Transfer RNA from an Acidobacteriota bacterium, 77 nucleotides, folded computationally.

RNA sequence: CGGGAAGUAGCGAAGCAUGGUAUCGCGCCCGGUUCGGGACCGGGAGAUCGCGGGUUCAAAUCCCGCCUUCCCGACCA
Repeated sequence: CGGGAAGUAGCGAAGCAUGGUAUCGCGCCCGGUUCGGGACCGGGAGAUCGCGGGUUCAAAUCCCGCCUUCCCGACCA
């Protein structure tokens, strides 16, 4: 330098081809069962969907640009 993949809650992921209330597991908070720990049950908080712009009534999803990480290749040695 070229090609490809990934970026979504504290952590790990789904959702994206076909736009329409952002989902699940673990963790966290509150309550219950228990002497307590653990476990189980019920409830709850928590996400600018990497960044910016565009299209649209409506964008995690479509389009453009950029950033970061990883993989492959090229170049140099």
It was read from a public genome assembly.
Rfam family: tRNA.